The prediction has a mean pLDDT of 86. Large-subunit ribosomal RNA, domain VI from an Opitutaceae bacterium, 268 nucleotides, folded computationally. The RNAcentral record of the full RNA draws on ENA.
[in-house]
Context: one part of a larger RNA
RNA sequence: CGUUUGUGAUUUGAGGGGUUCAUUCUCUAGUACGAGAGGACCGAGAAUGACGAACCGCUGGUGUUCCGGUUGUCGCGUCAGCGGCAGCGCCGGGUAGCUAUGUUCGGAAAGGAUAAGCGCUGAAAGCAUCUAAGCGCCAAGCCUAUCCCAAGAUAAGAUCACAAUCCGUCGCAAGACGGUGCAGGCUCCGGGUAGACCACCCGGUUGAUAGGGCAGAAAUGUAAGCACAGUAAUGUGCUCAGUUUACUGUUACUAAUGAGCCUGCCGG
Repeated sequence: CGUUUGUGAUUUGAGGGGUUCAUUCUCUAGUACGAGAGGACCGAGAAUGACGAACCGCUGGUGUUCCGGUUGUCGCGUCAGCGGCAGCGCCGGGUAGCUAUGUUCGGAAAGGAUAAGCGCUGAAAGCAUCUAAGCGCCAAGCCUAUCCCAAGAUAAGAUCACAAUCCGUCGCAAGACGGUGCAGGCUCCGGGUAGACCACCCGGUUGAUAGGGCAGAAAUGUAAGCACAGUAAUGUGCUCAGUUUACUGUUACUAAUGAGCCUGCCGG
RNA backbone atom coordinates (compact mmCIF):
# COMPACT_ATOMS: atom_id res chain seq x y z
C1' C A 1 0.00 0.00 0.00
C1' G A 2 -3.74 -3.54 -1.07
C1' U A 3 -7.82 -6.63 0.70
C1' U A 4 -13.25 -0.82 -0.93
C1' U A 5 -16.31 2.39 5.95
C1' G A 6 -13.12 2.26 10.25
C1' U A 7 -11.85 -0.79 14.45
C1' G A 8 -11.11 -4.89 18.23
C1' A A 9 -11.16 -10.08 18.85
C1' U A 10 -11.85 -15.22 17.44
C1' U A 11 -11.07 -18.40 13.41
C1' U A 12 -11.43 -21.72 8.41
C1' G A 13 -7.33 -23.97 5.84
C1' A A 14 -5.75 -23.31 -0.21
C1' G A 15 -0.78 -24.01 0.27
C1' G A 16 4.01 -24.96 2.62
C1' G A 17 7.26 -27.32 6.13
C1' G A 18 8.66 -31.19 10.05
C1' U A 19 8.36 -36.21 11.56
C1' U A 20 7.43 -40.94 9.62
C1' C A 21 14.80 -44.58 12.26
C1' A A 22 17.05 -49.01 14.21
C1' U A 23 18.06 -53.19 17.52
C1' U A 24 17.53 -56.99 21.31
C1' C A 25 14.91 -60.28 24.53
C1' U A 26 10.53 -63.14 26.31
C1' C A 27 5.84 -65.70 25.31
C1' U A 28 3.20 -68.22 21.51
C1' A A 29 6.74 -72.81 21.03
C1' G A 30 11.17 -76.36 21.14
C1' U A 31 4.89 -75.86 18.49
C1' A A 32 4.16 -76.05 12.68
C1' C A 33 7.95 -78.17 9.44
C1' G A 34 11.91 -81.90 9.45
C1' A A 35 14.60 -88.87 9.49
C1' G A 36 17.60 -85.90 12.35
C1' A A 37 20.42 -81.68 12.95
C1' G A 38 17.84 -77.71 13.32
C1' G A 39 13.70 -74.55 13.69
C1' A A 40 9.59 -70.61 12.16
C1' C A 41 5.37 -67.35 9.82
C1' C A 42 1.24 -64.82 12.17
C1' G A 43 0.30 -62.60 16.91
C1' A A 44 1.32 -60.65 22.10
C1' G A 45 4.59 -58.38 25.73
C1' A A 46 9.10 -55.97 27.57
C1' A A 47 13.51 -53.28 26.90
C1' U A 48 17.45 -50.53 24.42
C1' G A 49 20.22 -47.24 20.96
C1' A A 50 20.62 -43.09 17.82
C1' C A 51 17.78 -38.82 16.45
C1' G A 52 14.21 -34.88 17.61
C1' A A 53 11.13 -31.61 20.82
C1' A A 54 10.03 -29.58 25.46
C1' C A 55 11.43 -28.74 30.45
C1' C A 56 14.65 -27.75 35.18
C1' G A 57 11.02 -31.27 40.15
C1' C A 58 15.54 -34.89 40.46
C1' U A 59 21.33 -35.66 39.28
C1' G A 60 24.99 -32.30 37.92
C1' G A 61 27.44 -27.85 35.37
C1' U A 62 27.73 -22.56 35.28
C1' G A 63 26.47 -18.80 38.38
C1' U A 64 33.15 -12.15 37.85
C1' U A 65 25.60 -9.31 41.27
C1' C A 66 25.51 -14.19 47.41
C1' C A 67 28.36 -16.34 51.79
C1' G A 68 32.88 -18.11 53.77
C1' G A 69 38.40 -19.24 54.07
C1' U A 70 43.18 -17.46 52.86
C1' U A 71 48.37 -15.16 50.66
C1' G A 72 51.15 -10.64 49.40
C1' U A 73 50.95 -5.48 49.43
C1' C A 74 48.83 -0.44 49.94
C1' G A 75 45.36 2.60 52.60
C1' C A 76 41.64 4.07 56.60
C1' G A 77 46.94 7.41 62.55
C1' U A 78 47.91 2.60 65.79
C1' C A 79 45.23 -2.25 67.84
C1' A A 80 40.93 -4.43 66.33
C1' G A 81 37.77 -4.16 62.24
C1' C A 82 37.39 -3.06 57.17
C1' G A 83 38.50 -1.48 52.02
C1' G A 84 41.63 -1.28 47.15
C1' C A 85 44.90 -4.23 43.79
C1' A A 86 46.97 -8.90 42.36
C1' G A 87 43.03 -13.46 36.09
C1' C A 88 36.62 -13.00 40.62
C1' G A 89 44.27 -12.69 43.50
C1' C A 90 43.67 -17.84 44.88
C1' C A 91 40.47 -21.51 47.22
C1' G A 92 35.52 -23.93 49.27
C1' G A 93 30.33 -23.69 48.50
C1' G A 94 25.97 -21.62 46.02
C1' U A 95 19.90 -18.84 44.79
C1' A A 96 17.46 -17.33 40.18
C1' G A 97 18.33 -17.83 35.15
C1' C A 98 20.68 -20.61 31.33
C1' U A 99 21.87 -25.64 30.65
C1' A A 100 23.03 -31.78 29.56
C1' U A 101 25.57 -35.80 30.75
C1' G A 102 19.40 -34.94 33.89
C1' U A 103 13.80 -35.62 33.23
C1' U A 104 9.40 -36.26 30.18
C1' C A 105 7.51 -37.14 25.50
C1' G A 106 7.74 -38.53 20.06
C1' G A 107 8.16 -41.43 15.32
C1' A A 108 1.59 -45.18 17.23
C1' A A 109 -2.72 -46.79 15.00
C1' A A 110 -5.84 -46.40 10.81
C1' G A 111 -8.03 -45.32 5.84
C1' G A 112 -7.58 -44.56 0.32
C1' A A 113 -5.21 -45.18 -4.51
C1' U A 114 -1.04 -47.81 -6.34
C1' A A 115 4.43 -50.14 -7.96
C1' A A 116 6.87 -54.69 -8.76
C1' G A 117 4.49 -59.04 -7.61
C1' C A 118 0.27 -62.52 -6.46
C1' G A 119 -4.77 -63.75 -7.89
C1' C A 120 -10.59 -64.31 -9.35
C1' U A 121 -13.77 -64.53 -13.36
C1' G A 122 -12.87 -64.37 -18.66
C1' A A 123 -13.00 -64.13 -24.10
C1' A A 124 -10.54 -62.76 -28.64
C1' A A 125 -8.48 -68.21 -29.93
C1' G A 126 -14.90 -74.26 -28.03
C1' C A 127 -8.63 -75.18 -24.95
C1' A A 128 -5.42 -72.11 -22.19
C1' U A 129 -4.65 -67.23 -20.33
C1' C A 130 -4.30 -62.05 -13.88
C1' U A 131 -6.70 -58.52 -19.07
C1' A A 132 -8.90 -57.36 -23.72
C1' A A 133 -14.56 -55.79 -20.62
C1' G A 134 -14.99 -56.61 -15.20
C1' C A 135 -13.25 -57.62 -9.83
C1' G A 136 -9.49 -58.40 -5.76
C1' C A 137 -4.71 -58.55 -2.59
C1' C A 138 -0.19 -55.94 -1.84
C1' A A 139 5.30 -51.42 0.06
C1' A A 140 9.42 -47.99 4.95
C1' G A 141 7.27 -45.24 -1.14
C1' C A 142 2.20 -41.70 -2.93
C1' C A 143 -2.56 -39.21 -0.89
C1' U A 144 -4.81 -38.74 3.91
C1' A A 145 -3.82 -39.17 8.99
C1' U A 146 -0.10 -36.82 12.88
C1' C A 147 2.83 -31.89 14.60
C1' C A 148 4.01 -26.65 13.11
C1' C A 149 3.28 -22.16 9.93
C1' A A 150 -0.48 -20.25 7.17
C1' A A 151 -6.03 -15.27 3.85
C1' G A 152 -0.49 -10.64 -0.07
C1' A A 153 -4.88 -17.80 -0.68
C1' U A 154 -4.56 -10.20 -5.15
C1' A A 155 -10.09 -15.83 -5.93
C1' A A 156 -6.88 -11.19 -0.39
C1' G A 157 -12.20 -15.98 2.98
C1' A A 158 -15.51 -16.61 7.68
C1' U A 159 -17.77 -15.37 12.64
C1' C A 160 -18.75 -12.07 16.78
C1' A A 161 -18.63 -7.23 18.80
C1' C A 162 -17.95 -1.70 18.78
C1' A A 163 -18.42 3.19 16.15
C1' A A 164 -19.95 6.78 12.35
C1' U A 165 -21.50 13.40 16.42
C1' C A 166 -22.40 18.06 15.22
C1' C A 167 -21.14 23.46 14.08
C1' G A 168 -19.84 27.55 10.83
C1' U A 169 -19.03 30.01 5.84
C1' C A 170 -20.10 29.89 0.58
C1' G A 171 -23.60 27.95 -3.03
C1' C A 172 -30.30 27.74 -6.46
C1' A A 173 -28.74 22.85 -5.78
C1' A A 174 -25.22 19.06 -5.98
C1' G A 175 -21.52 20.13 -3.04
C1' A A 176 -16.86 22.79 -1.50
C1' C A 177 -13.95 24.77 2.48
C1' G A 178 -12.93 25.37 7.74
C1' G A 179 -13.70 23.50 12.67
C1' U A 180 -15.17 19.48 15.99
C1' G A 181 -12.40 14.40 16.46
C1' C A 182 -16.35 8.13 17.31
C1' A A 183 -14.90 3.10 18.07
C1' G A 184 -9.97 2.37 18.27
C1' G A 185 -4.80 3.11 17.93
C1' C A 186 -0.18 5.58 18.71
C1' U A 187 3.33 8.81 21.06
C1' C A 188 4.97 9.08 26.15
C1' C A 189 6.03 6.60 30.88
C1' G A 190 6.98 1.77 34.56
C1' G A 191 8.61 -2.96 32.95
C1' G A 192 9.22 -8.24 30.94
C1' U A 193 10.08 -15.29 31.40
C1' A A 194 10.10 -10.65 24.69
C1' G A 195 14.28 -8.60 22.46
C1' A A 196 20.52 -6.44 18.28
C1' C A 197 17.12 -2.08 16.65
C1' C A 198 12.20 -2.57 15.57
C1' A A 199 8.70 -5.90 16.90
C1' C A 200 5.96 -8.83 20.74
C1' C A 201 3.69 -9.09 25.80
C1' C A 202 2.18 -6.83 30.66
C1' G A 203 1.18 -2.37 33.44
C1' G A 204 0.25 3.16 33.82
C1' U A 205 -3.07 5.65 40.43
C1' U A 206 -10.33 2.66 39.32
C1' G A 207 -2.53 0.75 39.83
C1' A A 208 1.35 -4.29 42.62
C1' U A 209 4.64 -2.48 36.49
C1' A A 210 9.77 -1.71 38.50
C1' G A 211 12.58 -0.05 42.78
C1' G A 212 12.38 0.26 48.12
C1' G A 213 10.25 -1.71 52.90
C1' C A 214 8.44 -6.11 55.57
C1' A A 215 8.00 -11.47 55.91
C1' G A 216 9.46 -16.10 53.89
C1' A A 217 12.22 -19.50 50.90
C1' A A 218 17.11 -20.53 49.71
C1' A A 219 22.58 -19.93 50.16
C1' U A 220 26.75 -19.64 53.29
C1' G A 221 28.20 -21.70 57.91
C1' U A 222 28.18 -19.65 63.73
C1' A A 223 29.35 -12.22 62.35
C1' A A 224 30.99 -7.88 65.09
C1' G A 225 31.52 -6.85 70.15
C1' C A 226 32.11 -8.42 75.00
C1' A A 227 33.20 -12.19 78.61
C1' C A 228 35.94 -16.52 79.96
C1' A A 229 40.34 -20.14 79.25
C1' G A 230 45.41 -20.04 77.46
C1' U A 231 52.32 -16.94 77.76
C1' A A 232 50.46 -17.06 72.81
C1' A A 233 48.58 -18.89 68.21
C1' U A 234 43.76 -20.02 69.34
C1' G A 235 39.41 -22.01 71.61
C1' U A 236 34.55 -21.60 74.17
C1' G A 237 29.82 -18.83 75.33
C1' C A 238 26.14 -15.13 74.00
C1' U A 239 25.10 -17.84 68.41
C1' C A 240 21.49 -23.22 63.70
C1' A A 241 24.62 -16.79 64.46
C1' G A 242 25.63 -12.70 61.04
C1' U A 243 25.14 -11.51 56.03
C1' U A 244 22.53 -12.17 51.51
C1' U A 245 21.64 -11.26 44.03
C1' A A 246 18.05 -12.55 40.19
C1' C A 247 13.05 -16.51 43.87
C1' U A 248 7.77 -16.34 46.66
C1' G A 249 4.15 -13.41 49.24
C1' U A 250 2.71 -8.75 50.95
C1' U A 251 2.89 -3.37 51.27
C1' A A 252 1.49 2.67 47.32
C1' C A 253 6.98 4.62 50.58
C1' U A 254 9.43 6.20 45.36
C1' A A 255 8.61 6.27 40.09
C1' A A 256 4.51 4.85 36.01
C1' U A 257 3.03 12.78 35.99
C1' G A 258 0.89 16.03 32.87
C1' A A 259 -0.43 15.75 28.13
C1' G A 260 -0.24 15.32 22.87
C1' C A 261 -1.04 13.03 17.99
C1' C A 262 -3.64 9.94 14.26
C1' U A 263 -8.47 8.49 12.93
C1' G A 264 -15.61 9.08 10.01
C1' C A 265 -19.48 9.68 5.44
C1' C A 266 -16.55 5.92 0.35
C1' G A 267 -19.72 2.83 -2.57
C1' G A 268 -24.72 0.89 -4.04